[in-house]
RNA sequence: AGAGUUUGAUCAUGGCUCAGAGUGAACGCUGGCGGCGUGCUUAACACAUGCAAGUCGAACGAGAACGGAUUAGCUUGCUAUGAUUGUCAGCUAAGUGGCGCACGGGUGAGUAAUAUAUAGGUAACAUGCCCCAAAGAAGAGGAUAACGUUUGGAAACGAACGCUAAUACUCUAUAUGCCUUUAAGUCAAAAGACUGCAAGGGAAAUAUUUAUAGCUUUGGGAUUGGCCUGUACGGUAUCAGCUAGUUGGUGAGGUAAGAGCUCACCAAGGCAAUGACACCUAACUGGUUUGAGAGGAUGAUCAGUCACACUGGAACUGAGACACGGUCCAGACUCCUACGGGAGGCAGCAGUGGGGAAUAUUGCACAAUGGACGAAAGUCUGAUGCAGCAACGCCGCGUGGAGGAUGACACAUUUCGGUGCGUAAACUCCUUUUAUAUAGGAAGAUAAUGACGGUACUAUAUGAAUAAGCACCGGCUAACUCCGUGCCAGCAGCCGCGGUAAUACGGAGGGUGCGAGCGUUACUCGGAAUUACUGGGCGUAAAGCGCGCGUAGGCGGCCUGAUAAGUUGGAUGUGAAAGCCCUGGGCUCAACCUAGGAACUGCAUUCAAAACUGUCAGGCUAGAGUAUGGUAGAGGAUAGUGGAAUUUCCGGUGUAGCGGUGAAAUGCGUAGAGAUCGGAAGGAACAUCAGUGGCGAAGGCGGCUAUCUGGACCAAUACUGACGCUGAGGUGCGAAAGCGUGGGGAGCAAACAGGAUUAGAUACCCUGGUAGUCCACGCCGUAAACGAUGUCAACUAGCUGUCUGUGGACUUGAUCUCUCUUAGUGGCGCAGCUAACGCAAUAAGUAGACCGCCUGGGGAGUACGGCCGCAAGGUUAAAACUCAAAUGAAUUGACGGGGGCCCGCACAAGCGGUGGAGCAUGUGGUUUAAUUCGAUGCAACGCGAAGAACCUUACCUGGUCUUGACAUCCUACGAACUUACUAGAGAUAGUUUGGUGCCUUCGGGAUCGUAGUGACAGGUGCUGCAUGGCUGUCGUCAGCUCGUGUCGUGAGAUGUUGGGUUAAGUCCCGUAACGAGCGCAACCCUUAUCCUUAUUUGCCAUCACGUAAUGAUGGGAUCUCUAGGGAGACUGCCGGUGACAAACCGGAGGAAGGUGAGGACGACGUCAAGUCAUCAUGGCCCUUACGUCCAGGGCUACACACGUGCUACAAUGGGGUAUACAAAGAGCCGCAAUACUGUGAAGUGGAGCAAAUCUCAAAAAUACCUCCCAGUUCGGAUAGUAGUCUGCAACUCGACUACUUGAAGUUGGAAUCGCUAGUAAUCGUAGAUCAGCAAUGCUACGGUGAAUACGUUCCCGGGUCUUGUACUCACCGCCCGUCACACCAUGGGAGUUGAUUUCAUUCGAAGCGGGGAUGCUAAAGUAGCUACCCUCCACAGUGGAAUUAGCGACUGGGGUGAAGUCGUAACAAGGUAACCGUA
Repeated sequence: AGAGUUUGAUCAUGGCUCAGAGUGAACGCUGGCGGCGUGCUUAACACAUGCAAGUCGAACGAGAACGGAUUAGCUUGCUAUGAUUGUCAGCUAAGUGGCGCACGGGUGAGUAAUAUAUAGGUAACAUGCCCCAAAGAAGAGGAUAACGUUUGGAAACGAACGCUAAUACUCUAUAUGCCUUUAAGUCAAAAGACUGCAAGGGAAAUAUUUAUAGCUUUGGGAUUGGCCUGUACGGUAUCAGCUAGUUGGUGAGGUAAGAGCUCACCAAGGCAAUGACACCUAACUGGUUUGAGAGGAUGAUCAGUCACACUGGAACUGAGACACGGUCCAGACUCCUACGGGAGGCAGCAGUGGGGAAUAUUGCACAAUGGACGAAAGUCUGAUGCAGCAACGCCGCGUGGAGGAUGACACAUUUCGGUGCGUAAACUCCUUUUAUAUAGGAAGAUAAUGACGGUACUAUAUGAAUAAGCACCGGCUAACUCCGUGCCAGCAGCCGCGGUAAUACGGAGGGUGCGAGCGUUACUCGGAAUUACUGGGCGUAAAGCGCGCGUAGGCGGCCUGAUAAGUUGGAUGUGAAAGCCCUGGGCUCAACCUAGGAACUGCAUUCAAAACUGUCAGGCUAGAGUAUGGUAGAGGAUAGUGGAAUUUCCGGUGUAGCGGUGAAAUGCGUAGAGAUCGGAAGGAACAUCAGUGGCGAAGGCGGCUAUCUGGACCAAUACUGACGCUGAGGUGCGAAAGCGUGGGGAGCAAACAGGAUUAGAUACCCUGGUAGUCCACGCCGUAAACGAUGUCAACUAGCUGUCUGUGGACUUGAUCUCUCUUAGUGGCGCAGCUAACGCAAUAAGUAGACCGCCUGGGGAGUACGGCCGCAAGGUUAAAACUCAAAUGAAUUGACGGGGGCCCGCACAAGCGGUGGAGCAUGUGGUUUAAUUCGAUGCAACGCGAAGAACCUUACCUGGUCUUGACAUCCUACGAACUUACUAGAGAUAGUUUGGUGCCUUCGGGAUCGUAGUGACAGGUGCUGCAUGGCUGUCGUCAGCUCGUGUCGUGAGAUGUUGGGUUAAGUCCCGUAACGAGCGCAACCCUUAUCCUUAUUUGCCAUCACGUAAUGAUGGGAUCUCUAGGGAGACUGCCGGUGACAAACCGGAGGAAGGUGAGGACGACGUCAAGUCAUCAUGGCCCUUACGUCCAGGGCUACACACGUGCUACAAUGGGGUAUACAAAGAGCCGCAAUACUGUGAAGUGGAGCAAAUCUCAAAAAUACCUCCCAGUUCGGAUAGUAGUCUGCAACUCGACUACUUGAAGUUGGAAUCGCUAGUAAUCGUAGAUCAGCAAUGCUACGGUGAAUACGUUCCCGGGUCUUGUACUCACCGCCCGUCACACCAUGGGAGUUGAUUUCAUUCGAAGCGGGGAUGCUAAAGUAGCUACCCUCCACAGUGGAAUUAGCGACUGGGGUGAAGUCGUAACAAGGUAACCGUA
């Protein structure tokens, strides 16, 4: 100090989450020791038992229990059995009396101020014990407890009578001082203070030793308190008004003391937006914790204060209490009881039950510290000191150290070589902290006294001996592999893992972190600048009130003087101690303890300063305003008035339609519409002018005229003298819709009706049509009321429009023109700002003043409550719950029923097909034992398959084999090999014949066969979504990128866009780009022309020769051809167009002209496209079988559907006869001529040819004759018979031939395909595969040889630029609402059950106060007490109200859920632009 998470990516906004520190903690796993601390956070719930406050005999009476002493007894050293003793200066249960019990200890219920903290005041007060000082203590008196007698009661506890003492109680005396009243005087503004004549009132206690303690009065001190004041100290305004002793006064009472503290009377005040009153919550502080700090959270232990003591009330005593271990009363609860009545209070220490996730011993001691009493010894002390329990926290120590490689074993992993664990272990040598045992042994104690405790500590002995776990390992976050599992089980703090190769689940090995602990959970702060004082924002992300006026408040121009509240500085006091920090010291160190310092940022008092703010006083004119004169304007209100148009009515002319739409229909019209002409009525709105023009605060304002009226601006002077700005509450205005009352109503038009559209159409479109729209008056108070930008004033480059006014210049007859300036209103643009877009003197810039508002999305601008409203509703305004996002701007793409440009047999123009028939072939489906498998929109379907009778073959049935049909290694035997027979469907099994090889270093070796053993073979088994390779497709479309530079915060952009041009990102020009790469083109092949070279098997012009004829022959190299090498075409030339370009158009020449034609060649990428069955390959699976061999069958099935083809439907044709011209191929397991036979397929036979030589081989189209439009001399399916060929074998299941048979079909619906020239169409030829062939397929070859293209509106596909986007899995996208189902929280709800508070009233215990006997009393004082009466009053009762909580039939919306239903509202012009307000 940051990190993860929204997106395809980016920046921003914004929430959620994590890493840190902490705890009185708890839980899980684990656990060796010590020191120091800490330990009911919950039920202020209830408590058994024991202890926690007594002490004084030196106040008193009294006693003789205890202990002594004396004596007696006898077992002469015992007994306690007897007796005596209070002079025994021991002791004492109970009592009188004194002091203490108000401290110490506990708890935090109540209390938001009678508390606390801090600073003050008390001239308004008290203070036992303690200290100092002054003075004093004289004289009397009567009681009473104890005790005794009698007596009541179960007990607790009493009653009557009688006796007695005191430092108990009472009286008198004395007291200048103390108290009360106070003449007079002094001071003072007053209140009051001081001095003070005089009058009145008021004390005491003794005790015992011979010196102390105590007593009384007064003053002072110290200590401790009471009361008062300032400031600070929670939340809620969905608590806005509260208050009758209330606020003040006078008088009285009361208190230690001021005071409405209380009472009588008088006045009507007092508090509150700086938050009264009410409700909820809460002891406060020093501190603790976190944080850089400012802050936040907290208030255990320790310390200070307060409050409380079962709940409520009350007083008494006392210096002090309204009293934790006191009293009285009431209540609840518990206990005792003889039923009459009594007793009790652990929030003291232990302990028990209960509650709870959770918190200890019914311990020891007064040795220390402190406290009460006492003269003291001493007694008491669960305060305290110690011990026990608990890893609850902090700190310290240990669980061994050194050496030790063959890098052992095990385990894990592996590419099988190894690697990791790992010097780790074993093993060797050491040490003994700790542990155990034994021995010694403190300080704490200044004379004595030690609970802790035989503790700390020390020494010796033993022996590595007694001692390691927990969490994590996908990123954040340090740490990785294997196995198992297979969206299951599970994990998860956030993002997210898991659907067969999981570093994320579970286990293991290894690793990382911490370590007697480690993790989890809970809570606090931090990070979070996500509440922003330090230190945030508001155009579009959440956020400017719709707009004015204005109250409080906040802020405020220039100069002078005064003051000193704020401000600044100094000093003083205080800010308890502890804690934190610093420096020392003590426990072996540390934690811990301790000394000193600093600090405690605060408050108060005082002194000083006077700049700034404030206040007071005086002045000024620049802010603000007033006066005078002008200017523009849809500014407002009222009254009047005008024309055009629509509609309706009346009349004329006139006839069949009008109207409306994408197209129609409803509607109107022969009862005369529409059209047209004239007239009349009525209402509403004001064309042109008209303009990013004007006015207004905003909403808003538009014909013309008049009246009334608000504001703004300009110029110049005069005046006032800060009069100003903003503005919580408040108040006024405020579009449309809507509401109320009364008018008005032409047009338009929610609702409604009808017609269309549609799957539906409660819509869009059409025909009608009512509220409403208009006027008057009154409400409503909201809009995307927007510039999504609060108001005010100041400052900060320019350029250019427009509107209003004034001035100036020029020219003048006047305008015009130019220019400066002012107030508005627009457009660009720099700096600056901004997340970017953008804003930019009309700021979103730079600073200021004041107000309003925001704090993740949803729930929700909703519920409840309040206020307003006639209602509709408005305003103020939550929570539960739920998600990890929601959002802004910009970027790359993709998409659009957006736009521009361009291309393509894309359309159009044409030619020919498919779709109908029959057949062939492939597919689907069905069937089957099997119909093996794959391919499935374009881009599967005559596809893999360039050829399934067996084989192929992967499928099925049956029969075999198990190291295997095939490979390598080992062992044994044998050469290999071969003949024949038998069984069987065959594989196979058995028998049998011949046969002994090659190399050699003589050991043996190589090849092959058989048998055996195990490693292994084998798999067309699965996964093309684990892969390689290959392929298809967009697409032969013109694109796809990079380097450097530049721009941008960035994703990215630029380049590659623009203007032209091209088939082309082809080229040119321009240009923050300059270059380059993969593509295009070219280079390659074929073809078209020519040249050259070569000449056999091809050719034959010339010469020669020969034949019936033929390049047949000699020869030749002219031509053709062949095949090597060259040439040629490049917009090169001319003209035009174009930008002096690229290029295009036309022309010449040329065999060929603008890429000449065709091919090969396929960029970056897309489709998880296709293929594990070509091949290769990871993983998984099978291993006497999913492997291997064999026979037969199947892949050829057949109600049906589709694709691709062939043949046809005929005369551009069929049949017959005759006959010419090709190209390119193939051939020895071959092609096969001539010849002969057969109707033919073929057969016999074999010349020639491993091919420019021979053969296949015949080209077909062509010509002539015939047929005469018909189911035919078309068409050939189907079928019968007979054959041929291939082959072990044509049954399932081959091709071909001959004869016979002669089906459908007469040009094909919707729809759809191909083709732009040697193309379509048409005609035949060859080849691969192949024994043969289901080939009509495929691939090549040539022959004949068209038509059409105006053009780019439309369909499809593509390219490019731009635009919108809520899409990016990218429109086959995204996404909304109802309904149905499940769950969750919540509102309403007839009511019902509690709790709290409050008002009124009744009752009225105890008690204080008042009255008070005719009752009682000893001290005789007309003193005291009491029954009883009165006031106040707790609890309780009754009635009312408010607040709050639980439950609640039913009901409302909300949220979340797997792939449900219905539609398609939004996002693109989302297919009717969307959205806001209202009905």
This is a predicted structure of a 1479-nucleotide RNA (small-subunit ribosomal RNA) from an uncultured prokaryote. Its mean pLDDT, the model's own confidence on a scale to 100, is 83. The sequence is in RNAcentral, with records from ENA.